Small-subunit ribosomal RNA, central domain from a metagenome, 348 nucleotides, folded computationally.
Context: one part of a larger RNA
RNA sequence: UUGGGCGUAAAGCGCGUGUAGGCGGAAGAUUAAGUUAGGUGUGAAAUCUACGGGCUCAACCCGUAAAUUGCACUUAAUACUGAUUUUCUUGAGUUCGGGAGAGGAGAGCGGAAUUCCUAGUGUAGCGGUGAAAUGCGUACAUAUUAGGAAGAACACCAGUGGCGAAGGCGGCUCUCUGGCCUAGAACUGACGCUGAGAUGCGAAAGCGUGGGGAGCGAACGGGAUUAGAUACCCCGGUAGUCCACGCCGUAAACGUUGUAUACUAGGUGUUGACGGAUUUAUCCGCCAGUGCCGAAGCAAACGCAUUAAGUAUACCGCCUGGGGAGUACACUCGCAAGGGUGAAACUC
Numbered sequence: 001u002u003g004g005g006c007g008u009a010a011a012g013c014g015c016g017u018g019u020a021g022g023c024g025g026a027a028g029a030u031u032a033a034g035u036u037a038g039g040u041g042u043g044a045a046a047u048c049u050a051c052g053g054g055c056u057c058a059a060c061c062c063g064u065a066a067a068u069u070g071c072a073c074u075u076a077a078u079a080c081u082g083a084u085u086u087u088c089u090u091g092a093g094u095u096c097g098g099g100a101g102a103g104g105a106g107a108g109c110g111g112a113a114u115u116c117c118u119a120g121u122g123u124a125g126c127g128g129u130g131a132a133a134u135g136c137g138u139a140c141a142u143a144u145u146a147g148g149a150a151g152a153a154c155a156c157c158a159g160u161g162g163c164g165a166a167g168g169c170g171g172c173u174c175u176c177u178g179g180c181c182u183a184g185a186a187c188u189g190a191c192g193c194u195g196a197g198a199u200g201c202g203a204a205a206g207c208g209u210g211g212g213g214a215g216c217g218a219a220c221g222g223g224a225u226u227a228g229a230u231a232c233c234c235c236g237g238u239a240g241u242c243c244a245c246g247c248c249g250u251a252a253a254c255g256u257u258g259u260a261u262a263c264u265a266g267g268u269g270u271u272g273a274c275g276g277a278u279u280u281a282u283c284c285g286c287c288a289g290u291g292c293c294g295a296a297g298c299a300a301a302c303g304c305a306u307u308a309a310g311u312a313u314a315c316c317g318c319c320u321g322g323g324g325a326g327u328a329c330a331c332u333c334g335c336a337a338g339g340g341u342g343a344a345a346c347u348c
Base pairs, nucleotide, nucleotide: 004319005318006317007302008301012316014201015200016199017198021194022193023192025088026087027086028085029084030083031082033081034080035077036076037075038074039073040072041071042070049065050064051063052062053061054060091191092188093187094186095185096184097182098181099180103177104176105175106174107173108172109171110154114150115149116148117147118146119145120144121143125136126135162169163168206247207246208245209244210243211242215241216240220236221235222234223233258315259314260313261312262311263310266293267292268291269290270289271288272287274285275284276283277282297304298303321348322347323346330341331340332339333338
């Protein structure tokens, strides 16, 4: 490199948008670039191959043919691909009517709980554990009542329920705003798919500046446990967790399963529309999601199975024994932490 692969063995970029490129629906016309066929020229000789011949054979040598699978020109063909053009509506999209939703951003509001503060009642304990102790408490705690303050999170509803490309999203109201589903029509007329680079988004932790700080809580201190205990348990507690703006760009970013399209038995649950039947605690159909179980098929097995890991096509990404190593070096991004790209020697 070819062949072969990527759910779990090595391997799907964390996820979008999209440039170049690759690929691309139906009918007709023109062209003849690709393609196909013929012809001409050229493709040196030697070599190779076939046949024949010469050295007694062979090696070797000679002759003839074939081959030189290529290139150029030319004459045709027109199914396919391309190009130009005309048309079409099934792919894609637009408009009008409905609909569901924790989709996103901002502002405001609410109750429960927690902690703290003030005051009342009240008295010796409280707290914590396997058991304890540290700790808190006569400077009146814990408990309880009333009032106040603060920050954070939103019980029940809640559901293999919903929404989002992914990360993710959950109290209520308002404003702004993205996407999706669906009935019947009308319109545009291939406008499509994928997508190297690029660009945007991207949990948590972490970083910068300024706020905030109730609870929780790395680090740290103390009490226990223990042979020890730099832990598990307990009492405290700083960063952080929260907000604004700006970085970081990584995760078991997982369905460990790239995106798009078509096709291929069923059964059952559920969410949201729609159509129909019957007059309803219903049934039937259909579309779009989301689960479970299973046929064929696939698979090393496990299992997957119309939400495919089945049957195919298009395009991208990635893999090639373990360790060394996601390391070194170089480049690049970052305030830093570090990220991206990414070897070799050696060794088994």